[in-house]
Transfer RNA from Leptolyngbya sp. NIES-3755, 72 nucleotides, folded computationally. Rfam family: tRNA. The family's RNA type in Rfam is transfer RNA. Taxonomically the source falls in Leptolyngbya (Bacteria, Bacillati, Leptolyngbyales, Leptolyngbyaceae). Model confidence (mean pLDDT): 83 of 100.
RNA sequence: GGGCGAUUAACUCAGUGGUAGAGUGCAUCCUUGACAGGGAUGAAGCCACAAGUUCGAAUCUUGUAUCGCCCA
Numbered sequence: 001g002g003g004c005g006a007u008u009a010a011c012u013c014a015g016u017g018g019u020a021g022a023g024u025g026c027a028u029c030c031u032u033g034a035c036a037g038g039g040a041u042g043a044a045g046c047c048a049c050a051a052g053u054u055c056g057a058a059u060c061u062u063g064u065a066u067c068g069c070c071c072a
Base pairs, nucleotide, nucleotide: 001071002070003069004068005067006066007065010024011023012022013021018055026042027041028040029039030038031037048064049063050062051061052060
């Protein structure tokens, strides 16, 4: 330098055009003498950034950034 892939909650990941989800973690409450474990409820996302297409974009297109793999 070229090619490919990834980027979504604190972490690990789903979600292929029509209201953003799960597990773990976190907060409060119940249970216990206390802890652990268990149960209930809840908070936390401008979906990496910018532009475009569309009635409508996490999703399609282009560019940028970061990370990983391959080639030279």